């Protein structure tokens, strides 16, 4: 890489717009499994290396669709 599987959490409230499908903004509330970043043991004098699915929530994300750690086949 390409096929399949793939979880959480309000399609909340309020303006405006509308073709009433839906989309913007803007408030609060949430979620971790894109990414980000912080830390055990261990080394060790010292620095300083030092994982994650942990923790943080900047980002991202909360109907559908994307996307997606991670797993399986090629």
């Nucleotide at each position: 890489u390409a096929c399949g599987g793939g979880a959480g959490a309000g399609a909340c409230u309020a303006c405006a717009a509308g073709c009433u499908a839906u989309c913007g903004u803007a408030g609060c509330g949430c979620c971790g499994a894109a990414g980000g970043a912080g830390c055990a043991a261990c080394c060790a004098c010292c620095c300083a290396g030092g994982a994650a699915u942990c923790u943080c929530u900047c980002a991202g994300g909360c109907a559908a669709a994307a996307g997606g750690a991670c797993c399986g086949u090629a």